Predicted 3D model of a 78-nucleotide RNA (transfer RNA) from a bacterium. Rfam family: tRNA. About the family: Transfer RNA (tRNA) molecules are approximately 80 nucleotides in length. It is annotated as a transfer RNA.
[in-house]
RNA sequence: GUCCCCAUCGUCUAGCCUGGUCUAGGACACCGCCCUUUCACGGCGAAAACAGGGGUUCAAAUCCCCUUGGGGACGCCA
Numbered sequence: 001g002u003c004c005c006c007a008u009c010g011u012c013u014a015g016c017c018u019g020g021u022c023u024a025g026g027a028c029a030c031c032g033c034c035c036u037u038u039c040a041c042g043g044c045g046a047a048a049a050c051a052g053g054g055g056u057u058c059a060a061a062u063c064c065c066c067u068u069g070g071g072g073a074c075g076c077c078a
Stems, first nucleotide, its partner, number of pairs: 001074007010028004020058001031045004051067005
């Protein structure tokens, strides 16, 4: 330098291919309440995220382009 893959709550992830009941779901953790003599366990609830920008579209986490970050493959001599 070229090409490929990845980026979503605090963490791990589903959803992406095939756009639409998704103003994004789940588990664990944290917080609040209940339960318990107390703690743990258990039950209920709340808060919390689409890397950034642009495009296409009635509609974008999803498709396209660029950028950023991470990972990988190839190349450097004839």
Source information
It was read from a public genome assembly. Its mean pLDDT, the model's own confidence on a scale to 100, is 82.